[in-house]
RNA sequence: CAGGCCGGAUGGCCGCUCUGCCCAAGUAUUGCGUAAGGGCGGAGAGGAAAGUCCGGGCUCCAGGAAGCACGGUGCCGGAUAACCUCCGGCGGGGGUGACCCCAGGGACAGUGCAACAGAAAGCAGACCGCCUCGCAUCACCGGAGACGGAGACGCGCGGUAAGGGUGAAAGGGUGCGGUAAGAGCGCACCGCGUCCUUGGUAACAAGGGCGGCACGGCAAACCCCACCGGGAGCAAGACCGAAUAGGGACGGCGCGGCAGGGAGACCUGCCAGUCUCGCUUCCAGAUGAGCCGUCCGGGUUGGUUGCACGAGGCGCGCCGCAAGGCGCGUCCAAGAGGAAUGGCCAUCGCCGCGUAGAGCGGUACAGAACCCGGCUUACAGGCUUG
RNA sequence: GGCCACGUGGCGGAGUGGUGACGCAGCGGACUGCAAAUCCGUAUACCCCGGUUCGAUUCCGGGCGUGGCCUCCA
Repeated sequence: CAGGCCGGAUGGCCGCUCUGCCCAAGUAUUGCGUAAGGGCGGAGAGGAAAGUCCGGGCUCCAGGAAGCACGGUGCCGGAUAACCUCCGGCGGGGGUGACCCCAGGGACAGUGCAACAGAAAGCAGACCGCCUCGCAUCACCGGAGACGGAGACGCGCGGUAAGGGUGAAAGGGUGCGGUAAGAGCGCACCGCGUCCUUGGUAACAAGGGCGGCACGGCAAACCCCACCGGGAGCAAGACCGAAUAGGGACGGCGCGGCAGGGAGACCUGCCAGUCUCGCUUCCAGAUGAGCCGUCCGGGUUGGUUGCACGAGGCGCGCCGCAAGGCGCGUCCAAGAGGAAUGGCCAUCGCCGCGUAGAGCGGUACAGAACCCGGCUUACAGGCUUG
Repeated sequence: GGCCACGUGGCGGAGUGGUGACGCAGCGGACUGCAAAUCCGUAUACCCCGGUUCGAUUCCGGGCGUGGCCUCCA
C1' cells in the first nucleotide's frame, strides 16, 4: 500500500414476540375437537438491517405495432435475472515503490460559450522588442579637402513572430543550419495526421511509407451516433366479514347522416363523430346517446393471505487468470399492530485512569418490515493474507 | 414502509455558467422640542463534501436537513 474476516464469550434468574406438543371447567351417547388459563419445549437483527441511489423478482394497471418525444448508459471483451455493478484487459494521469485515480464515444454534421486582462480569443493578431530602407539631428575615426567608414537617438514606409508582456488557453516541441532580423524556411529526433503491413476476438500496440503541420478547448452546453427503458408500487394485490346515502356540486365533449322494413311508434344494418397506449400514423376494440374529469359528502378503522424454500446458506469436486458457472451432498434459520428480539447478576476478554495490584469507568456504528443483487454512507476495537 | 418536492442575509423572495437583485426588519445620519412617517447611507447570504469546467449559487455525484402525499368499502 492492497485484500479478506470478526465485530464480544460462557453460565444463572426474570421478562417479550412467534411457534410445536400436552392438560384443561364445561358441552356431548361415543368420537372429532375446544375458550380463558396452565405445563414442557423450539426459534428470535446486521455488516451495514441505514440512505432509498441503481438493477431485478413479484403484483396490479395500461389494446397491438411503428415512429417521435422523454429519461438513462457510453474505451474493449467477459460475468449476470439485470445493473450507474463486478472481473480481465487497453489507453491516459499520479506515485521512489507496492499501488492508486479516470462519466474514458463523437469537436472536419450543425448551433453555441470563453467574463476580466490583453495588440489580438476563432478560418486571430502586432503593444514592447528585433531587422532592412528613407529622412532629420548629434557625436566619433580617416583625410588638406571633396568625401568615405562606423554609431546613437527620433520620425516614417515595410518585414518578423525568436524573445518580453496579458491570459485558463496565443495556431507543434528541442537542437542545428539558414536569414537583414526571423520563421517548418530546410534538416534530424519527438509529437500529429494519413495509408499500408504484422500481432490481437476487440479496445489497441509495433513497424514502415507519405505529408511541413492543416484539423486548439468545452458535449456533467444544446446536440449527433450506438444501445437500453410502458406505468405504479406489498399502504402493490387477492379473499372473507361489518357498515353506509350507488348521494351531491362544478366543468368538458356530444345527442348527426344514409339504407332497408313497418300504417305508425319504432326496429335492424352501415357510417360519421367520440373514447381507449405521453403525441402522431396504421390496425383493432368500445360506444353510437350518453360518456368523461375534478371536488364535496357517506361507511369502516376487523380477519386471513401476499410472507419466509430463495437468482438461499454451507461443504466438496470439476471448468475458468478472475468475476463466475456446472455437478453432488447437506441444512431450514425472525417476521409483527410502526411497537418483540430485552434487563440484571457472576466469571472472562478488550480499552481508559491508576507505578503495579486492588478498584473504578467504558465496550463502536446502528437496529429487520415483500424479497434479492449491488453501490454509497456510518463504525470502538481485533484477527489475518500478499 | 413507500413515493415526491425544496434548501439563497434575521424573515420573505428573484437570479440558473462570468462575484447575487428587491421588499420588510437592523444599524448610522438628516428632518423634529421628542418621536412616528419620509429621505440618505451602510453591514449581513448561495446547507455541507467531492467532481466537470479557465471559472459553479447554477451542471453531475454523495451526505445532511425541512416539508408534503399514500388504509379499505360503496

Record summary:
Two RNAs folded together computationally: RNase P RNA and transfer RNA, 460 nucleotides in total. Model confidence (mean pLDDT): 77 of 100.